[in-house]
RNAcentral holds the full RNA, with entries from SILVA.
Predicted 3D model of a 469-nucleotide part of an RNA (small-subunit ribosomal RNA, 3' major domain) from an uncultured bacterium.
Its mean pLDDT, the model's own confidence on a scale to 100, is 84.
Its Rfam family is "Bacterial small subunit ribosomal RNA".
Context: one part of a larger RNA
RNA sequence: UGACGGGGGCCCGCACAAGCGGAGGAACAUGUGGUUUAAUUCGAUGAUACGCGAGGAACCUUACCUGGGCUUAAAUGGGGGACGACAGCUGCUGAAAGGUGGUUUUCUUCGGACGUUCUUCAAGGUGCUGCAUGGUUGUCGUCAGCUCGUGCCGUGAGGUGUCGGGUUAAGUCCCAUAACGAGCGCAACCCUUACUGUUAGUUGCCAUCGGGUAAAGCCGGGGACUCUAGCGGGACUGCCACCGUAAGGUGAGAGGAAGGUGGGGAUGACGUCAAAUCAUCAUGGCCUUUAUGUCCAGGGCUACACACGUGCUACAAUGGUCGGUACAAAGGGCAGCAAGCUCGCGAGUGCAAGCUAAUCCCAAAAAACCGGCCUCAGUUCGGAUUGGAGUCUGCAACUCGACUCCAUGAACGCGGAAUCGCUAGUAACCGCGUAUCAGCUACGGCGCGGUGAAUGCGUUCCCGGGCCU
Repeated sequence: UGACGGGGGCCCGCACAAGCGGAGGAACAUGUGGUUUAAUUCGAUGAUACGCGAGGAACCUUACCUGGGCUUAAAUGGGGGACGACAGCUGCUGAAAGGUGGUUUUCUUCGGACGUUCUUCAAGGUGCUGCAUGGUUGUCGUCAGCUCGUGCCGUGAGGUGUCGGGUUAAGUCCCAUAACGAGCGCAACCCUUACUGUUAGUUGCCAUCGGGUAAAGCCGGGGACUCUAGCGGGACUGCCACCGUAAGGUGAGAGGAAGGUGGGGAUGACGUCAAAUCAUCAUGGCCUUUAUGUCCAGGGCUACACACGUGCUACAAUGGUCGGUACAAAGGGCAGCAAGCUCGCGAGUGCAAGCUAAUCCCAAAAAACCGGCCUCAGUUCGGAUUGGAGUCUGCAACUCGACUCCAUGAACGCGGAAUCGCUAGUAACCGCGUAUCAGCUACGGCGCGGUGAAUGCGUUCCCGGGCCU
């Protein structure tokens, strides 16, 4: 000077408490450990690994294994030599890659160009080292801190400033002060959402007028309204009351769509963990060069006594099932989305209008609401597993795809110790969309809206953090 303390003081955070819902028990999905295997490629491992890299492993991907091939090689350039080939077409062999035959086969101003092949020099490596590195990332932590110049103090390391009294979400601001200033952070500037004005009015909208229909902005028309998207306004403790020297605080105050950072996002200081990544990429060093490179077929990454994490579905009546009837937002679409009609119980099939999209389509929102049945059972709960028959994608669904129909109908009676999330349009419940993508293992990820709570006395305690000592 730091760090630490079962030392002290002050303060904060879903940290506890108060609540709501989970997970830990069951089945399944998925990741990991372990075991197995010819291989089950590699990495990630307390918090900060484990639905993580992977935003999509049947082949490919693919890095692994087995087997079969190639050796200047998949690509590009330089030097030298030879050649008019190579490719295409077509035989044989083969699982393919490859190997081996046949046939066809350049231009020219004669300098050469173009190309092939041989040779040589450069290749290639998802091989090792993240403890040689760049770049990127996680975490402490969106915590309020981390520093500098000059001055002053100290022999010096260093201190001061940055401490103290208040205040704040904040080293935020005020006062005080051997300090005076400044920088990186905080805040603001950016995006979005909530209110509103104005401009614009199609593909969106429809109040008034007219036409028209079984119905429908369907048509003429209209810019009022909704909406769309440009530019503005608006919130600043600005006003009032009280407290305070001030900063600021308190108020079911006024006004206002919104009130004290309005909500959400982007934004991550100096640094810590020799944290992660040489397998995104780049790169030093080392290693390899008829192989640790490269091509191909098949297999594996999907194994299964078991253990753990993350999810999903349930155990039912606030429910299940059948019928009827409403109300979204945000997205995607031409090698695409597909209305409608047809066939099929269905997944789907055949024909096919429209749409390069505020125009057409995906598209049915679901929970909710209104009726009928079920009456507490391993059940009309629950849907695993298995048998059969099919559909679709794709060269190909055996290993190893999804979906449909019929049949089957397992465990599961709300879960031990211990443990997780969440403070408001949040939790919980409900569905919809999308990236990747031929198809899909999506119950995952990222978004979108619908319904919509409870609780917070408080800071003694647990965990993490800040300041002073």